[in-house]
Context: one part of a larger RNA
RNA sequence: GGAUGAACGCUGGCGGCGUGCCUAAUACAUGCAAGUCGAACGGGGAGUACUUACUUCGGUUUUUACUCCUAGUGGCGAACGGGUGAGUAACGCGUUGGUGACCUGCCCCGAAGAGGGGGACAACCCCGCGAAAGCGGGGCUAAUACCCCAUAGUGUCGUAGAGGUUAGAGGCUAUACGACUAAAGGAGCAAUCCACUUCGGGAGGGGCCUGCGUCCCAUCAGCUAGUUGGUAAGGUAACGGCCUACCAAGGCAAAGACGGGUAGGGGGCCUGAGAGGGUGGCCCCCCACACUGGCACUGAAACACGGGCCAGACACCUACGGGUGGCAGCAGUAGGGAAUAUUGCACAAUGGGCGAAAGCCUGAUGCAGCAACGCCGCGUGCGCGAAGAAGGCCUUCGGGUUGUAAAGCGCUUUUCUGGAGGAAGAGGAAGGACGGUACUCCAGGAAUAAGGAUCGGCUAACUACGUGCCAGCAGCCGCGGUAACACGUAGGAUCCGAGCGUUAUCC
Numbered sequence: 001g002g003a004u005g006a007a008c009g010c011u012g013g014c015g016g017c018g019u020g021c022c023u024a025a026u027a028c029a030u031g032c033a034a035g036u037c038g039a040a041c042g043g044g045g046a047g048u049a050c051u052u053a054c055u056u057c058g059g060u061u062u063u064u065a066c067u068c069c070u071a072g073u074g075g076c077g078a079a080c081g082g083g084u085g086a087g088u089a090a091c092g093c094g095u096u097g098g099u100g101a102c103c104u105g106c107c108c109c110g111a112a113g114a115g116g117g118g119g120a121c122a123a124c125c126c127c128g129c130g131a132a133a134g135c136g137g138g139g140c141u142a143a144u145a146c147c148c149c150a151u152a153g154u155g156u157c158g159u160a161g162a163g164g165u166u167a168g169a170g171g172c173u174a175u176a177c178g179a180c181u182a183a184a185g186g187a188g189c190a191a192u193c194c195a196c197u198u199c200g201g202g203a204g205g206g207g208c209c210u211g212c213g214u215c216c217c218a219u220c221a222g223c224u225a226g227u228u229g230g231u232a233a234g235g236u237a238a239c240g241g242c243c244u245a246c247c248a249a250g251g252c253a254a255a256g257a258c259g260g261g262u263a264g265g266g267g268g269c270c271u272g273a274g275a276g277g278g279u280g281g282c283c284c285c286c287c288a289c290a291c292u293g294g295c296a297c298u299g300a301a302a303c304a305c306g307g308g309c310c311a312g313a314c315a316c317c318u319a320c321g322g323g324u325g326g327c328a329g330c331a332g333u334a335g336g337g338a339a340u341a342u343u344g345c346a347c348a349a350u351g352g353g354c355g356a357a358a359g360c361c362u363g364a365u366g367c368a369g370c371a372a373c374g375c376c377g378c379g380u381g382c383g384c385g386a387a388g389a390a391g392g393c394c395u396u397c398g399g400g401u402u403g404u405a406a407a408g409c410g411c412u413u414u415u416c417u418g419g420a421g422g423a424a425g426a427g428g429a430a431g432g433a434c435g436g437u438a439c440u441c442c443a444g445g446a447a448u449a450a451g452g453a454u455c456g457g458c459u460a461a462c463u464a465c466g467u468g469c470c471a472g473c474a475g476c477c478g479c480g481g482u483a484a485c486a487c488g489u490a491g492g493a494u495c496c497g498a499g500c501g502u503u504a505u506c507c
Base pairs, nucleotide, nucleotide: 001507002506003505004504006503007502008501009500010499013378014377015376016375017374018373019371020370021336026334027333028332030331031330032329035076036075037074040073041072043070044069045068046067047066048065049064053060054059083289084288085287092214093213094212095211097209098208099207102206103205104204107202108201109200110199111198112197113196115149116148117147118146124139125138126137127136128135129134155180156179157178158177159176160175162173163172185194186193187192215261216260217259222252223251224250227249228248229247230246231245232244234242264286265285266284267283268279269278270277271276291312292311293310294309295308314325315324316323317322342368344367345366346365350364351362352361353360354359381411382410383409384408391402392401393400394399416444417443418442419441420440421439425434451496452495453494454493455492456477457476458475462491463490464489465488466487472479473478
């Protein structure tokens, strides 16, 4: 000098764009953050119209049709999106390859298909237990829920032999025989559309393996029993000590094993001429985590932040028997701290989930609020105006300086205040949270707007007074003990300027 997610002191007019718990991965009141589909299904409720019976003429009730709402069954989603950086020195990440060892819901392309039957369980009704959370028993019922049979090859498995590829065959190609396994309907007058089943291919996504790279300590030198390899069986989508049994005795290490410390990694960012050094906040990619530890279930995918079970700590409710909870989602609270914001608006846009759609949901997102926290831009007036007012300060008492500075005269209106108009963002009619915002026009009036640090040398800027090794200053050298350009105040000056200094950290 540059830089910062900064803080502190003094000061503070406006706008645009960004950024904002670095500490306690501490504890959390309250609200919201993941639902949706009635065009899968049975029921319940409301309304309208029709209809039946009764009627005190108010209405009650029956049937049918339509519309709306919906607890439950069912489907899809909830594994995305959002947060955090605790753990992790690891194939975690980055990069290069491999997968002849693999998976893939929704989407796209292609081929074929959807025949018949059955039994349940919620809801509902009845009974019971419980303070509650909830739970149990009996009975009825529908389906795109569940089960059985059929159909069956390009699928899977077995047997047989064949072909070509390869480092290698459980892989690939074609064949024969045998065995096994599918399905669901909904809407519509209909055409048709949306769903369903099986197989082949694709796209996108993922799993696994691998060469190389990836901090400090050798005052850590030896480490290792599923340890290293083999065989077999299990397990997985899949290879594998991944797991188990048996067998062998191996495997790693000074090119740093093992141990300890520290740490999420990268794209990037800061600095630097570069090499390098430092760093990983915002944004993007990957990983890990979701009160702590463990576990599986469902599912195409989880060992699952707002799912489940167990254990633990903590907190809350309780009728003392027993229950409930998890903000490292958005706001917000307490605490910690030098320190970090609103319990805001809207789904209008972009994107996501569901739905045939209308649409619903969306603290993702779009916006607004707070903060000079940062960067950038603008303003606080402009011109004229004395050999130069007053006042201040200094003075050799002549004067010098503040200083064209002020006053005064003229001008302008960015900004400000008031008024009027008023968007784009919405691809096609309507529909805008932001927002009566941006912007435009008119009126008014210099009006609403300057500070901070420094002035001994380094280093740009000097005098006076006060103080008297005191009070104090200080980054280093050093100042202060009676004329201090170094302390304090004043005048003046210098440098920056809505900022200026200080502190911390990096180059």